[in-house]
Context: one part of a larger RNA
RNA sequence: AGACGGGGGCCCGCACAAGCGGUGGAGCAUGUGGUUUAAUUCAAUGCUACGCGAAGAACCUUACCAGGGCUUGACAUGCUGGGGGUAGCCCCGCCGAAAGGCGUGGGUCGCGGCAGGCCUUUUGGCCUGCCCACCCAGCACAGGUGGUACAUGGCCGUCGUCAGCUCGUGCCGUGAGGUGUUGGGUUAAGUCCCGCAACGAGUGCAACCCCUGCCCCUAGUUGCCAGCGGGUUAGGCCGGGCACACUAGGGGGACUGCCGGCGAUAAGCCGGAGGAAGGAGGGGAUGACGUCAGGUCAGUAUGCCCCUUAAGCCCUGGGCUACACACGUGCUACAAUGGCCGGGACAGAGGGAAGCGAAGCCGCGAGGCGGAGCAAAUCCCAGAAACCCGGUCCCAGUUCGGAUUGCAGGCUGCAACUCGCCUGCAUGAAGCCGGAAUCGCUAGUAACGGCCGGUCAUCCACACGGCCGUGAAGACGUUAACCGGGCCUUGUACU
Numbered sequence: 001a002g003a004c005g006g007g008g009g010c011c012c013g014c015a016c017a018a019g020c021g022g023u024g025g026a027g028c029a030u031g032u033g034g035u036u037u038a039a040u041u042c043a044a045u046g047c048u049a050c051g052c053g054a055a056g057a058a059c060c061u062u063a064c065c066a067g068g069g070c071u072u073g074a075c076a077u078g079c080u081g082g083g084g085g086u087a088g089c090c091c092c093g094c095c096g097a098a099a100g101g102c103g104u105g106g107g108u109c110g111c112g113g114c115a116g117g118c119c120u121u122u123u124g125g126c127c128u129g130c131c132c133a134c135c136c137a138g139c140a141c142a143g144g145u146g147g148u149a150c151a152u153g154g155c156c157g158u159c160g161u162c163a164g165c166u167c168g169u170g171c172c173g174u175g176a177g178g179u180g181u182u183g184g185g186u187u188a189a190g191u192c193c194c195g196c197a198a199c200g201a202g203u204g205c206a207a208c209c210c211c212u213g214c215c216c217c218u219a220g221u222u223g224c225c226a227g228c229g230g231g232u233u234a235g236g237c238c239g240g241g242c243a244c245a246c247u248a249g250g251g252g253g254a255c256u257g258c259c260g261g262c263g264a265u266a267a268g269c270c271g272g273a274g275g276a277a278g279g280a281g282g283g284g285a286u287g288a289c290g291u292c293a294g295g296u297c298a299g300u301a302u303g304c305c306c307c308u309u310a311a312g313c314c315c316u317g318g319g320c321u322a323c324a325c326a327c328g329u330g331c332u333a334c335a336a337u338g339g340c341c342g343g344g345a346c347a348g349a350g351g352g353a354a355g356c357g358a359a360g361c362c363g364c365g366a367g368g369c370g371g372a373g374c375a376a377a378u379c380c381c382a383g384a385a386a387c388c389c390g391g392u393c394c395c396a397g398u399u400c401g402g403a404u405u406g407c408a409g410g411c412u413g414c415a416a417c418u419c420g421c422c423u424g425c426a427u428g429a430a431g432c433c434g435g436a437a438u439c440g441c442u443a444g445u446a447a448c449g450g451c452c453g454g455u456c457a458u459c460c461a462c463a464c465g466g467c468c469g470u471g472a473a474g475a476c477g478u479u480a481a482c483c484g485g486g487c488c489u490u491g492u493a494c495u
Base pairs, nucleotide, nucleotide: 001495002494003492004491005490007489008488009487010486011485012484013483015478016477019441020440021439022438023437026332027331028330029329030328031327032326033325034323035322042053064318065317066316067315068314069313070312073141077140078139079138080137081136082135083134088108089107090106091105092103093102094101095100112131113130114129115128116127117126118125119124143307144306146305147304148303152301154296155295156294157292159290164203165202166201167200168199169198170179171178172177183194184193185192209284210283211282212281214252215251216250217249218248219247220246223242228239229238230237255278258272259271260270261269262268334434338393339392340391341390342389343388344387350381351380352379355374356373360369361368362367400431405426406425407424408423409422410421411420447470448469449468450467451466452465453464
C1' cells in the first nucleotide's frame, strides 16, 4: 500500500421489511446430471452452467456410431510427363442401399491464341503444327468440428450504471509511498459548494444521440360527411377538401427560471404558483482502471503439437429423441371475480414475390378447390383476446382439469417406423392450491389477456425477441439482523 475481520462509523441497492404474484407438490414441455447405449457428438458447471451455444436435429444439418466406398482427394495454387474431337453434357447396359465401381456403348459439343497452307470479292470456311481450357499418371500440397482459451487475437459474461480509477508539476517521506482523491455540507454521482500543500488535468458521472409525453410549422392518393354535392341494402364508395386524426421531417417547451421557508450571505433541500410535463418527466443506447489464468481453438482468425489410403473426404442406415432416477427453467391446471354456448366492441407493432393469398364454393374440422388484389400508410396475413350483454352449469373430482390411449383423417416433404405438426370422434389420468426452502416485481410496474416476428419445406415454440389491451397492492423504516456494494477508520502472525 492492499486484502481480510462473526471490528467500528457514515451511506446506498426489491438487500430486508410492507405488499402482490409465483417456484418447491400434479401432468406435460424443455435443458442438465446420472445411468444406459455400437453411438446417445461437443462445449457451458455457484452467483456469472442448466428453454445456455441451438433465431428450427426425420434425410440434410452432424461434428457421433455401424456398414459400404474414395484417395492430388469435396475445395486452392503451382510443377513434370502423357492424352487433347479428350473432358463436359444427354442417354444406355452391368454390380450396388447409395456413394462408388465397371463398359470395346450411343448421341451432341468445343472456345481462344500463334504460325503456315488452301478456297473465297469481303464477312468467312477448311487443313496441319504448337499452346490453352479439360482429363489421366505423378509431385509439391490440400484437408482435419484432432489437442492446447493457462501459448493467443477478437468478442462476451461478471463485480456494476457501482462511483470510482489515475496522471503532470509541486510539497512530505531514507524508501515503498503519501498528499491531491482526506475533512464540513450536498447529490443518483469524485454531483456541486466550502475548507485545505496543494494547483491543475485525463478517464469514468452528467450532457450531446434515439423512443415516448404537450404545442406549433411544413407536407397531403392514409384519414374525414368535419361543411357541400352524388350514390348505396351497406361502406370515404364517388366528386371534392386538408380542417381534425394520423404519418414524417423541422422547431418550441423545463432552466430550481419565479415566490416563500431552511441552510454558512454557498452548494443545495422542502413547500407553492404557472404548466402537457417538473427539480435527472418516463424508457433506451452508452459500462472507467481493473477482477475472476472467468467463457469461447466448435463462429472466425491464429502460435505450437498431432493425423495424413487416414484423426481427411463421400454415402446408406442409425444416434443426438435412449430412461429406475435427481435438479433447473417453463406451460396447463386444481375451478363459480369460474367453465361452456349465443350475440356485440376496441389495439399496437410487424411480415409478404420460389411470397402474403381475398371473395366465392366443398368439408363438422384440420384442410381442399379457387384465384381477385398486393413489391404494399392503398392488397393480404387478420375474426385480437381478456372485456360487455344474454343464457346455462350449482360445488360435484364435477359441464373443473386435460394427460394417456384407440380409431378415422389433413398438411409439409424424395421420405413422417425409429422421430413431425394439425383435425374430428372416443377415452378421460394425476391434480381440491402444494414440506423444508426459494424467486420476481416500486407504476402504467406486477399480475392477467391476446397479437406479431426471426429461424423455417413442415415443426416438436409452452422457447426467444418485440407489440399493444386491462391494470393493482404496498414501502413504518434501515433499527438488531440476511445478501451485494461505496467512503472513512481500526486490528492483523496474510500478500